RNA sequence: GGCUCGAGAGAGUCCGCAUACAGGCGGCACCGAAGGGGCAAAACUCUCAGGUAAACGGAUCGGGUC
Repeated sequence: GGCUCGAGAGAGUCCGCAUACAGGCGGCACCGAAGGGGCAAAACUCUCAGGUAAACGGAUCGGGUC
RNA backbone atom coordinates (compact mmCIF):
# COMPACT_ATOMS: atom_id res chain seq x y z
P G A 1 -0.90 3.72 3.64
O5' G A 1 -0.77 2.79 2.35
C5' G A 1 -0.67 3.37 1.04
C4' G A 1 -0.67 2.25 0.00
C3' G A 1 -1.93 1.36 0.00
O3' G A 1 -2.99 1.94 -0.73
C1' G A 1 0.00 0.00 0.00
P G A 2 -4.52 1.57 -0.31
O5' G A 2 -4.70 0.09 -0.84
C5' G A 2 -4.64 -0.17 -2.25
C4' G A 2 -4.83 -1.66 -2.50
C3' G A 2 -6.07 -2.28 -1.88
O3' G A 2 -7.25 -2.04 -2.66
C1' G A 2 -4.20 -3.67 -1.48
P C A 3 -8.65 -1.88 -1.93
O5' C A 3 -8.96 -3.35 -1.40
C5' C A 3 -9.15 -4.42 -2.33
C4' C A 3 -9.32 -5.75 -1.60
C3' C A 3 -10.38 -5.75 -0.50
O3' C A 3 -11.68 -5.93 -1.04
C1' C A 3 -8.42 -6.77 0.31
P U A 4 -12.90 -5.24 -0.34
O5' U A 4 -13.08 -6.06 1.02
C5' U A 4 -13.41 -7.44 0.99
C4' U A 4 -13.27 -8.04 2.38
C3' U A 4 -14.04 -7.31 3.47
O3' U A 4 -15.43 -7.66 3.48
C1' U A 4 -11.87 -7.79 4.23
P C A 5 -16.48 -6.62 4.00
O5' C A 5 -16.36 -6.76 5.59
C5' C A 5 -16.74 -7.97 6.23
C4' C A 5 -16.41 -7.92 7.71
C3' C A 5 -16.93 -6.69 8.45
O3' C A 5 -18.31 -6.80 8.78
C1' C A 5 -14.69 -7.09 9.07
P G A 6 -19.17 -5.48 8.89
O5' G A 6 -18.65 -4.82 10.26
C5' G A 6 -18.89 -5.49 11.50
C4' G A 6 -18.21 -4.76 12.63
C3' G A 6 -18.52 -3.27 12.75
O3' G A 6 -19.77 -3.02 13.36
C1' G A 6 -16.20 -3.63 13.01
P A A 7 -20.56 -1.71 12.95
O5' A A 7 -19.76 -0.53 13.66
C5' A A 7 -19.71 -0.46 15.08
C4' A A 7 -18.76 0.63 15.54
C3' A A 7 -19.04 2.02 14.96
O3' A A 7 -20.09 2.68 15.66
C1' A A 7 -16.72 1.56 14.84
P G A 8 -21.16 3.53 14.83
O5' G A 8 -20.28 4.69 14.17
C5' G A 8 -19.64 5.67 14.99
C4' G A 8 -18.70 6.51 14.16
C3' G A 8 -19.34 7.21 12.96
O3' G A 8 -19.98 8.42 13.33
C1' G A 8 -17.32 6.18 12.29
P A A 9 -21.47 8.64 12.97
O5' A A 9 -21.65 10.18 13.37
C5' A A 9 -21.23 10.66 14.62
C4' A A 9 -20.46 11.96 14.42
C3' A A 9 -21.26 13.07 13.75
O3' A A 9 -22.03 13.78 14.70
C1' A A 9 -19.11 12.89 12.75
P G A 10 -23.38 14.48 14.26
O5' G A 10 -22.90 15.78 13.46
C5' G A 10 -22.15 16.79 14.10
C4' G A 10 -21.66 17.80 13.07
C3' G A 10 -22.76 18.32 12.16
O3' G A 10 -23.42 19.44 12.73
C1' G A 10 -20.90 17.62 10.86
P A A 11 -24.93 19.34 13.11
O5' A A 11 -25.63 20.23 11.99
C5' A A 11 -25.16 21.54 11.72
C4' A A 11 -25.13 21.77 10.22
C3' A A 11 -26.45 21.47 9.53
O3' A A 11 -27.34 22.57 9.61
C1' A A 11 -24.64 20.54 8.30
P G A 12 -28.78 22.33 10.24
O5' G A 12 -29.65 22.14 8.98
C5' G A 12 -29.95 21.26 8.10
C4' G A 12 -31.34 21.59 7.62
C3' G A 12 -32.05 20.39 7.02
O3' G A 12 -32.68 19.65 8.05
C1' G A 12 -32.30 22.29 5.61
P U A 13 -32.52 18.09 8.16
O5' U A 13 -33.18 17.44 6.86
C5' U A 13 -34.58 17.50 6.67
C4' U A 13 -34.89 17.18 5.24
C3' U A 13 -36.32 17.49 4.80
O3' U A 13 -36.45 18.87 4.47
C1' U A 13 -35.71 15.36 4.03
P C A 14 -37.89 19.48 4.32
O5' C A 14 -37.59 21.05 4.34
C5' C A 14 -37.37 21.74 5.57
C4' C A 14 -37.17 23.21 5.28
C3' C A 14 -38.03 23.74 4.14
O3' C A 14 -39.32 24.09 4.59
C1' C A 14 -35.79 24.46 3.85
P C A 15 -40.55 23.79 3.62
O5' C A 15 -40.40 24.88 2.47
C5' C A 15 -40.56 26.26 2.76
C4' C A 15 -40.25 27.09 1.53
C3' C A 15 -40.93 26.64 0.26
O3' C A 15 -42.28 27.07 0.18
C1' C A 15 -38.66 27.11 -0.20
P G A 16 -43.33 26.17 -0.62
O5' G A 16 -42.94 26.38 -2.14
C5' G A 16 -43.12 27.66 -2.75
C4' G A 16 -42.40 27.72 -4.08
C3' G A 16 -42.87 26.72 -5.13
O3' G A 16 -44.07 27.14 -5.78
C1' G A 16 -40.50 26.81 -5.11
P C A 17 -45.02 26.03 -6.39
O5' C A 17 -44.23 25.56 -7.71
C5' C A 17 -44.02 26.49 -8.77
C4' C A 17 -43.17 25.86 -9.86
C3' C A 17 -43.72 24.56 -10.44
O3' C A 17 -44.71 24.79 -11.41
C1' C A 17 -41.39 24.34 -9.99
P A A 18 -45.94 23.81 -11.47
O5' A A 18 -45.28 22.49 -12.07
C5' A A 18 -44.75 22.50 -13.40
C4' A A 18 -43.90 21.26 -13.62
C3' A A 18 -44.61 19.94 -13.36
O3' A A 18 -45.36 19.52 -14.49
C1' A A 18 -42.53 19.93 -12.27
P U A 19 -46.72 18.79 -14.23
O5' U A 19 -46.26 17.36 -13.72
C5' U A 19 -45.46 16.52 -14.55
C4' U A 19 -44.95 15.34 -13.77
C3' U A 19 -46.02 14.54 -13.04
O3' U A 19 -46.68 13.62 -13.89
C1' U A 19 -44.20 14.94 -11.58
P A A 20 -48.20 13.38 -13.63
O5' A A 20 -48.24 12.49 -12.32
C5' A A 20 -49.45 12.36 -11.57
C4' A A 20 -49.45 11.02 -10.87
C3' A A 20 -48.14 10.71 -10.13
O3' A A 20 -48.15 11.25 -8.82
C1' A A 20 -48.77 8.86 -11.48
P C A 21 -46.71 11.83 -8.24
O5' C A 21 -45.94 10.48 -7.89
C5' C A 21 -46.41 9.65 -6.85
C4' C A 21 -45.59 8.36 -6.78
C3' C A 21 -44.09 8.58 -6.64
O3' C A 21 -43.72 8.81 -5.28
C1' C A 21 -44.50 6.95 -8.31
P A A 22 -42.51 9.86 -4.97
O5' A A 22 -41.21 9.11 -5.53
C5' A A 22 -40.67 8.00 -4.83
C4' A A 22 -39.66 7.29 -5.71
C3' A A 22 -38.47 8.14 -6.15
O3' A A 22 -37.45 8.17 -5.17
C1' A A 22 -39.37 7.02 -8.02
P G A 23 -36.74 9.58 -4.79
O5' G A 23 -36.15 10.07 -6.19
C5' G A 23 -35.00 9.43 -6.74
C4' G A 23 -34.93 9.70 -8.23
C3' G A 23 -34.55 11.12 -8.61
O3' G A 23 -33.14 11.31 -8.60
C1' G A 23 -36.44 10.47 -9.85
P G A 24 -32.54 12.79 -8.18
O5' G A 24 -33.10 13.73 -9.36
C5' G A 24 -32.67 13.54 -10.70
C4' G A 24 -33.39 14.51 -11.61
C3' G A 24 -33.05 15.97 -11.39
O3' G A 24 -31.83 16.32 -12.03
C1' G A 24 -35.39 15.73 -11.60
P C A 25 -30.86 17.46 -11.34
O5' C A 25 -31.66 18.82 -11.65
C5' C A 25 -31.88 19.24 -12.99
C4' C A 25 -32.73 20.50 -13.02
C3' C A 25 -32.24 21.62 -12.12
O3' C A 25 -31.19 22.36 -12.72
C1' C A 25 -34.57 21.35 -11.84
P G A 26 -30.08 23.08 -11.77
O5' G A 26 -30.88 24.32 -11.18
C5' G A 26 -31.35 25.35 -12.04
C4' G A 26 -32.26 26.29 -11.28
C3' G A 26 -31.66 26.92 -10.02
O3' G A 26 -30.82 28.01 -10.33
C1' G A 26 -33.86 26.18 -9.57
P G A 27 -29.59 28.40 -9.32
O5' G A 27 -30.37 29.04 -8.08
C5' G A 27 -31.11 30.25 -8.24
C4' G A 27 -31.84 30.61 -6.97
C3' G A 27 -30.96 30.67 -5.72
O3' G A 27 -30.27 31.90 -5.62
C1' G A 27 -32.95 29.46 -5.24
P C A 28 -28.76 31.93 -5.09
O5' C A 28 -28.94 31.93 -3.51
C5' C A 28 -29.57 33.04 -2.87
C4' C A 28 -30.16 32.63 -1.54
C3' C A 28 -29.16 32.11 -0.52
O3' C A 28 -28.47 33.16 0.14
C1' C A 28 -31.05 30.69 -0.57
P A A 29 -26.99 32.92 0.66
O5' A A 29 -27.20 31.91 1.88
C5' A A 29 -27.87 32.35 3.07
C4' A A 29 -28.19 31.18 3.99
C3' A A 29 -26.98 30.39 4.48
O3' A A 29 -26.32 31.03 5.57
C1' A A 29 -28.69 28.90 3.79
P C A 30 -24.72 30.85 5.70
O5' C A 30 -24.56 29.30 6.10
C5' C A 30 -25.00 28.85 7.38
C4' C A 30 -25.06 27.35 7.42
C3' C A 30 -23.73 26.62 7.38
O3' C A 30 -23.09 26.62 8.65
C1' C A 30 -25.28 25.52 5.96
P C A 31 -21.49 26.43 8.72
O5' C A 31 -21.31 24.88 8.40
C5' C A 31 -21.80 23.89 9.31
C4' C A 31 -21.35 22.51 8.85
C3' C A 31 -19.86 22.37 8.62
O3' C A 31 -19.19 22.10 9.84
C1' C A 31 -21.07 21.37 6.82
P G A 32 -17.66 22.58 10.03
O5' G A 32 -16.82 21.43 9.27
C5' G A 32 -17.04 20.08 9.64
C4' G A 32 -16.38 19.14 8.64
C3' G A 32 -14.87 19.40 8.50
O3' G A 32 -14.20 18.12 8.43
C1' G A 32 -15.89 19.49 6.37
P A A 33 -12.85 17.85 9.25
O5' A A 33 -12.47 16.36 8.84
C5' A A 33 -11.61 16.07 7.76
C4' A A 33 -12.15 14.90 6.93
C3' A A 33 -13.42 15.24 6.17
O3' A A 33 -13.45 14.46 4.98
C1' A A 33 -13.89 13.53 7.70
P A A 34 -12.80 15.08 3.63
O5' A A 34 -12.70 13.76 2.72
C5' A A 34 -12.59 12.48 3.33
C4' A A 34 -12.53 11.41 2.25
C3' A A 34 -11.46 11.64 1.20
O3' A A 34 -10.19 11.20 1.61
C1' A A 34 -13.52 11.13 0.15
P G A 35 -8.94 12.20 1.52
O5' G A 35 -8.96 12.67 -0.01
C5' G A 35 -8.70 11.73 -1.05
C4' G A 35 -9.05 12.32 -2.39
C3' G A 35 -8.27 13.57 -2.78
O3' G A 35 -6.99 13.27 -3.31
C1' G A 35 -10.57 13.93 -3.18
P G A 36 -5.75 14.24 -2.95
O5' G A 36 -6.16 15.63 -3.62
C5' G A 36 -6.25 15.76 -5.05
C4' G A 36 -6.76 17.13 -5.43
C3' G A 36 -5.94 18.30 -4.89
O3' G A 36 -4.80 18.55 -5.70
C1' G A 36 -8.23 18.71 -4.50
P G A 37 -3.47 19.16 -5.00
O5' G A 37 -3.86 20.68 -4.71
C5' G A 37 -4.12 21.57 -5.79
C4' G A 37 -4.53 22.93 -5.26
C3' G A 37 -3.55 23.57 -4.29
O3' G A 37 -2.48 24.20 -4.98
C1' G A 37 -5.75 23.78 -3.44
P G A 38 -1.04 24.27 -4.25
O5' G A 38 -1.29 25.24 -3.00
C5' G A 38 -1.57 26.63 -3.21
C4' G A 38 -1.68 27.34 -1.88
C3' G A 38 -0.52 27.08 -0.91
O3' G A 38 0.56 27.93 -1.18
C1' G A 38 -2.59 26.83 0.23
P C A 39 2.04 27.31 -1.34
O5' C A 39 2.55 27.19 0.18
C5' C A 39 2.63 28.35 0.98
C4' C A 39 2.56 27.98 2.45
C3' C A 39 3.56 26.92 2.90
O3' C A 39 4.83 27.49 3.19
C1' C A 39 1.40 26.41 3.76
P A A 40 6.13 26.99 2.44
O5' A A 40 6.39 25.53 3.01
C5' A A 40 7.35 24.68 2.40
C4' A A 40 7.52 23.41 3.23
C3' A A 40 6.22 22.68 3.54
O3' A A 40 5.85 21.80 2.47
C1' A A 40 7.52 22.91 5.52
P A A 41 4.30 21.62 2.16
O5' A A 41 3.79 20.73 3.38
C5' A A 41 4.27 19.39 3.53
C4' A A 41 3.87 18.85 4.90
C3' A A 41 2.37 18.86 5.18
O3' A A 41 1.74 17.70 4.64
C1' A A 41 3.52 19.77 7.04
P A A 42 0.21 17.81 4.17
O5' A A 42 -0.61 17.80 5.54
C5' A A 42 -0.56 16.67 6.40
C4' A A 42 -1.17 17.02 7.75
C3' A A 42 -2.59 17.57 7.68
O3' A A 42 -3.54 16.51 7.63
C1' A A 42 -1.30 18.95 9.09
P A A 43 -4.95 16.78 7.02
O5' A A 43 -5.85 17.05 8.31
C5' A A 43 -7.27 17.18 8.17
C4' A A 43 -7.90 17.23 9.56
C3' A A 43 -7.40 18.38 10.43
O3' A A 43 -8.46 18.76 11.33
C1' A A 43 -6.84 16.31 11.45
P C A 44 -9.13 20.20 11.15
O5' C A 44 -7.86 21.17 11.11
C5' C A 44 -7.43 21.83 12.28
C4' C A 44 -6.61 23.06 11.93
C3' C A 44 -7.28 23.98 10.91
O3' C A 44 -8.14 24.90 11.56
C1' C A 44 -5.05 23.55 10.23
P U A 45 -9.57 25.21 10.92
O5' U A 45 -9.22 25.98 9.56
C5' U A 45 -8.61 27.26 9.59
C4' U A 45 -8.08 27.63 8.22
C3' U A 45 -9.12 27.56 7.10
O3' U A 45 -9.89 28.75 7.03
C1' U A 45 -7.14 26.46 6.41
P C A 46 -11.41 28.68 6.51
O5' C A 46 -11.24 28.55 4.92
C5' C A 46 -10.70 29.62 4.17
C4' C A 46 -10.61 29.24 2.71
C3' C A 46 -11.90 28.70 2.10
O3' C A 46 -12.75 29.77 1.68
C1' C A 46 -10.06 27.33 1.46
P U A 47 -14.33 29.67 1.93
O5' U A 47 -14.83 28.49 0.96
C5' U A 47 -14.56 28.60 -0.45
C4' U A 47 -14.75 27.24 -1.11
C3' U A 47 -16.21 26.76 -1.16
O3' U A 47 -16.41 26.01 -2.36
C1' U A 47 -14.90 25.20 0.02
P C A 48 -16.70 26.84 -3.70
O5' C A 48 -15.54 26.29 -4.67
C5' C A 48 -15.51 26.64 -6.04
C4' C A 48 -14.85 25.52 -6.82
C3' C A 48 -15.59 24.19 -6.76
O3' C A 48 -16.65 24.13 -7.72
C1' C A 48 -13.31 23.82 -6.32
P A A 49 -18.06 23.48 -7.30
O5' A A 49 -17.69 21.93 -7.11
C5' A A 49 -17.33 21.13 -8.23
C4' A A 49 -16.67 19.84 -7.76
C3' A A 49 -17.57 18.92 -6.94
O3' A A 49 -18.38 18.08 -7.77
C1' A A 49 -15.50 19.18 -5.84
P G A 50 -19.88 17.79 -7.33
O5' G A 50 -19.71 17.07 -5.91
C5' G A 50 -19.19 15.75 -5.83
C4' G A 50 -18.94 15.37 -4.37
C3' G A 50 -20.16 15.40 -3.48
O3' G A 50 -20.95 14.23 -3.58
C1' G A 50 -18.39 16.52 -2.40
P G A 51 -22.53 14.34 -3.45
O5' G A 51 -22.77 14.74 -1.93
C5' G A 51 -22.48 13.79 -0.90
C4' G A 51 -22.46 14.47 0.46
C3' G A 51 -23.80 14.98 0.95
O3' G A 51 -24.57 13.95 1.54
C1' G A 51 -22.13 16.63 1.31
P U A 52 -26.18 14.13 1.60
O5' U A 52 -26.40 15.31 2.65
C5' U A 52 -26.18 15.08 4.04
C4' U A 52 -26.69 16.26 4.86
C3' U A 52 -28.13 16.65 4.56
O3' U A 52 -29.04 15.84 5.30
C1' U A 52 -26.77 18.58 4.65
P A A 53 -29.97 14.87 4.50
O5' A A 53 -30.86 14.03 5.51
C5' A A 53 -30.75 14.15 6.93
C4' A A 53 -31.77 13.19 7.47
C3' A A 53 -31.45 11.73 7.21
O3' A A 53 -30.64 11.18 8.23
C1' A A 53 -33.64 12.18 6.48
P A A 54 -29.41 10.21 7.81
O5' A A 54 -30.13 8.92 7.22
C5' A A 54 -30.94 8.10 8.06
C4' A A 54 -31.68 7.06 7.23
C3' A A 54 -30.79 6.19 6.38
O3' A A 54 -30.27 5.08 7.10
C1' A A 54 -32.56 7.03 5.06
P A A 55 -28.72 4.68 6.89
O5' A A 55 -28.63 4.22 5.35
C5' A A 55 -29.32 3.05 4.94
C4' A A 55 -29.31 2.94 3.42
C3' A A 55 -27.92 3.00 2.79
O3' A A 55 -27.28 1.74 2.78
C1' A A 55 -29.38 4.48 1.66
P C A 56 -25.72 1.63 3.16
O5' C A 56 -24.99 2.44 1.97
C5' C A 56 -25.02 1.94 0.65
C4' C A 56 -24.54 2.98 -0.34
C3' C A 56 -23.14 3.53 -0.08
O3' C A 56 -22.13 2.68 -0.58
C1' C A 56 -24.61 5.32 -0.50
P G A 57 -20.79 2.50 0.27
O5' G A 57 -20.13 3.96 0.26
C5' G A 57 -19.63 4.53 -0.94
C4' G A 57 -19.35 6.01 -0.75
C3' G A 57 -18.27 6.32 0.26
O3' G A 57 -16.97 6.26 -0.33
C1' G A 57 -20.16 7.68 0.67
P G A 58 -15.75 5.64 0.54
O5' G A 58 -15.55 6.69 1.74
C5' G A 58 -15.13 8.01 1.51
C4' G A 58 -15.25 8.82 2.79
C3' G A 58 -14.55 8.21 3.99
O3' G A 58 -13.17 8.55 4.03
C1' G A 58 -16.75 8.83 4.59
P A A 59 -12.08 7.38 3.98
O5' A A 59 -10.80 8.01 4.71
C5' A A 59 -10.10 9.10 4.12
C4' A A 59 -9.87 10.18 5.16
C3' A A 59 -9.11 9.74 6.39
O3' A A 59 -7.70 9.77 6.18
C1' A A 59 -11.02 10.93 7.07
P U A 60 -6.80 8.54 6.70
O5' U A 60 -7.21 8.41 8.24
C5' U A 60 -6.81 9.39 9.18
C4' U A 60 -7.52 9.18 10.51
C3' U A 60 -7.25 7.81 11.15
O3' U A 60 -6.03 7.80 11.87
C1' U A 60 -9.58 8.28 11.20
P C A 61 -5.18 6.44 11.97
O5' C A 61 -6.03 5.57 13.02
C5' C A 61 -6.17 6.01 14.36
C4' C A 61 -7.10 5.10 15.13
C3' C A 61 -6.78 3.60 15.04
O3' C A 61 -5.73 3.21 15.91
C1' C A 61 -9.11 3.94 14.74
P G A 62 -4.76 1.99 15.47
O5' G A 62 -5.68 0.71 15.74
C5' G A 62 -6.06 0.36 17.07
C4' G A 62 -7.09 -0.75 17.07
C3' G A 62 -6.69 -2.02 16.32
O3' G A 62 -5.81 -2.85 17.06
C1' G A 62 -8.91 -1.44 15.77
P G A 63 -4.80 -3.83 16.28
O5' G A 63 -5.76 -4.97 15.73
C5' G A 63 -6.43 -5.84 16.65
C4' G A 63 -7.32 -6.83 15.91
C3' G A 63 -6.65 -7.64 14.81
O3' G A 63 -5.88 -8.72 15.32
C1' G A 63 -8.75 -6.86 14.05
P G A 64 -4.58 -9.23 14.49
O5' G A 64 -5.22 -9.94 13.20
C5' G A 64 -6.01 -11.11 13.36
C4' G A 64 -6.63 -11.51 12.03
C3' G A 64 -5.66 -11.71 10.88
O3' G A 64 -5.04 -12.99 10.93
C1' G A 64 -7.49 -10.43 10.14
P U A 65 -3.51 -13.17 10.38
O5' U A 65 -3.66 -12.98 8.79
C5' U A 65 -4.41 -13.92 8.03
C4' U A 65 -4.62 -13.41 6.62
C3' U A 65 -3.33 -13.07 5.86
O3' U A 65 -2.74 -14.24 5.28
C1' U A 65 -4.90 -11.33 5.57
P C A 66 -1.13 -14.27 5.03
O5' C A 66 -0.96 -13.41 3.68
C5' C A 66 -1.49 -13.92 2.46
C4' C A 66 -1.33 -12.88 1.34
C3' C A 66 0.10 -12.35 1.17
O3' C A 66 0.92 -13.24 0.41
C1' C A 66 -1.45 -10.55 1.13
A computed fold for a 66-nucleotide RNA from a bovine gut metagenome, annotated as Glycine riboswitch aptamer. Model confidence (mean pLDDT): 77 of 100. Of the family's consensus pairs, 89% are formed in the model.